Predicted 3D model of a 540-nucleotide part of an RNA (small-subunit ribosomal RNA, 5' domain) from an uncultured Pseudomonadales bacterium. Rfam family: Bacterial small subunit ribosomal RNA. The full RNA is in RNAcentral, with records from SILVA.

[in-house]
Context: one part of a larger RNA
RNA sequence: GAUUGAACGUUGGCGGCAGGCCUAACACAUGCAAGUCGAACGAGAAAGCGCCUUCGGGCGUGAGUAAAGUGGCGGACGGGUGAGUAACGCGUAGGAAUCCACCCAGCAGUGGGGGACAACUCGGGGAAACUCGAGCUAAUACCGCAUAACAUCCCGCUUCCUAGUGAGGCGGGAUCAAAGGGGGCCUCUCCUUGGAAGCUCCCGCUGCCGGAGGAGCCUGCGUUGGAUUAGCUUGUUGGUGGGGUAACGGCUCACCAAGGCGACGAUCCAUAGCUGGUCUGAGAGGACGAUCAGCCACACUGGAACUGAGACACGGUCCAGACUCCUACGGGAGGCAGCAGUGGGGAAUCUUGGGCAAUGGGCGCAAGCCUGACCCAGCCAUGCCGCGUGUGCGAAGAAGGCUCUAGGGUUGUAAAGCACUUUCAGUGGUGAAGAAAAGCUCGGGGUUAAUACCCCCGGGUCUUGACGUUAGCCACAGAAGAAGCACCGGCUAACUCCGUGCCAGCAGCCGCGGUAAUACGGAGGGUGCGAACGUUAAUC
Numbered sequence: 001g002a003u004u005g006a007a008c009g010u011u012g013g014c015g016g017c018a019g020g021c022c023u024a025a026c027a028c029a030u031g032c033a034a035g036u037c038g039a040a041c042g043a044g045a046a047a048g049c050g051c052c053u054u055c056g057g058g059c060g061u062g063a064g065u066a067a068a069g070u071g072g073c074g075g076a077c078g079g080g081u082g083a084g085u086a087a088c089g090c091g092u093a094g095g096a097a098u099c100c101a102c103c104c105a106g107c108a109g110u111g112g113g114g115g116a117c118a119a120c121u122c123g124g125g126g127a128a129a130c131u132c133g134a135g136c137u138a139a140u141a142c143c144g145c146a147u148a149a150c151a152u153c154c155c156g157c158u159u160c161c162u163a164g165u166g167a168g169g170c171g172g173g174a175u176c177a178a179a180g181g182g183g184g185c186c187u188c189u190c191c192u193u194g195g196a197a198g199c200u201c202c203c204g205c206u207g208c209c210g211g212a213g214g215a216g217c218c219u220g221c222g223u224u225g226g227a228u229u230a231g232c233u234u235g236u237u238g239g240u241g242g243g244g245u246a247a248c249g250g251c252u253c254a255c256c257a258a259g260g261c262g263a264c265g266a267u268c269c270a271u272a273g274c275u276g277g278u279c280u281g282a283g284a285g286g287a288c289g290a291u292c293a294g295c296c297a298c299a300c301u302g303g304a305a306c307u308g309a310g311a312c313a314c315g316g317u318c319c320a321g322a323c324u325c326c327u328a329c330g331g332g333a334g335g336c337a338g339c340a341g342u343g344g345g346g347a348a349u350c351u352u353g354g355g356c357a358a359u360g361g362g363c364g365c366a367a368g369c370c371u372g373a374c375c376c377a378g379c380c381a382u383g384c385c386g387c388g389u390g391u392g393c394g395a396a397g398a399a400g401g402c403u404c405u406a407g408g409g410u411u412g413u414a415a416a417g418c419a420c421u422u423u424c425a426g427u428g429g430u431g432a433a434g435a436a437a438a439g440c441u442c443g444g445g446g447u448u449a450a451u452a453c454c455c456c457c458g459g460g461u462c463u464u465g466a467c468g469u470u471a472g473c474c475a476c477a478g479a480a481g482a483a484g485c486a487c488c489g490g491c492u493a494a495c496u497c498c499g500u501g502c503c504a505g506c507a508g509c510c511g512c513g514g515u516a517a518u519a520c521g522g523a524g525g526g527u528g529c530g531a532a533c534g535u536u537a538a539u540c
Stems, first nucleotide, its partner, number of pairs: 001540004006536005013387006019380002021345001026343003030340003035073003040070002048061005080298003089223007098215003103211002106208005111145001113143002120135006151175010161164001180203006189196003224270003231261003236258008273295004277288004300321005323334004351377001353376003359373001360371004390420004400411004424481001426476005434467001439461008484529005489510003495524005505512002
């Protein structure tokens, strides 16, 4: 000098854009943060309103609504944190023995049956959490059967090469599927105002081959300090066989062999999430890894599996532990390192805000619902940037202050005064863009038996904004509301007076102060920066 997620002191007008628990991965009150689908399924309230009433109630509507249950998809994403980890964790470059829900493309299919279990009803236990028994019931829930190969497994034959647990071809045998829902229509068949087991479209379902994207695994190289850590290792290193996994593999087990690593630093100890990057520097390098992005790890502590395409699962389950809470003492409930917020710790770090309008995500045919992701607003000079606090004229060089050699000098065109301007703030008005869609209607095309339904394209129309009293623009009034901080001995820009008297004090280094202190304290003046200025801490 540059820089910072800064803090402290003094001061403080406005705006834009960013950033905001670095400490206790300490404990958490309260609210919200993951639901959705009635076009999978069975069932199904109440208040209110209206009518009737024998005053007990009944009927209709509310409404096939709410709430719940079965079932499907999602809760493995998104969001947080950095504890652990010196490791194939990360970075980079490769590899082979793998898997994949939703999405896209292609091929083939979607036939025919069965028995349950919730909800519900009845009964029981319990303070509660909840739970037990009996009975009824539906499905895209569950289970057989049929059919099926280019799928899987086995056997046989055979071709090719880089000769392998390789790739391919042919034949035979065995095994394995499925689910329906919704809209429209009458061309064909059947009954005939119309409808269906018929036709058609859409959403699904099953098997298989690919794609896309994602995930798991292996390897070369790189990745902090310590030798005042020198030896480490028994599933250890390798083999055979069995098991296991989506998959290779001591991954696991039995047996066999005795190996494997290490001064090119094993093992141990300490420290640490890694990277893109950030800061600095001419660069080489050094330091760091907040915000944003990629990967990893974790979710009160430790362990475990279940479900599932995917988890060993932050707002799932089970066990153990610590802590907190409820209890009828028998037993139960909980997990903010999600967003706010509280206590605590600390030099120190924000609102228990608005909205799903946009972007994105989940579910749904859709309408839509959910979304503390996100978009916004609030607080904080925490940082960067921009703007303003007026402009011009104005010498009687006023008064006052300070100083003086008492003449003067300086503050100083500074003020006053005169003439203007009105940014920003204030008041009133006006007013974009962020909005694309979806819906309705018209036209065209596709599909179809069809001018129906459905889908696509185009025109028109109608709406949808949290921010928001938006940005911007116009008008009004009046210099009106807006300047401080540090320093002035040298380094280092800027000097005098008074007070003090090695005292009080200053100080980054050199050093000042013991009676004339430009170095302490005050004042006048000056210098530097300016909504900031200094100090401290830290890095280069």

The coordinates come from a structure-prediction model, not an experiment, and the mean pLDDT is 86.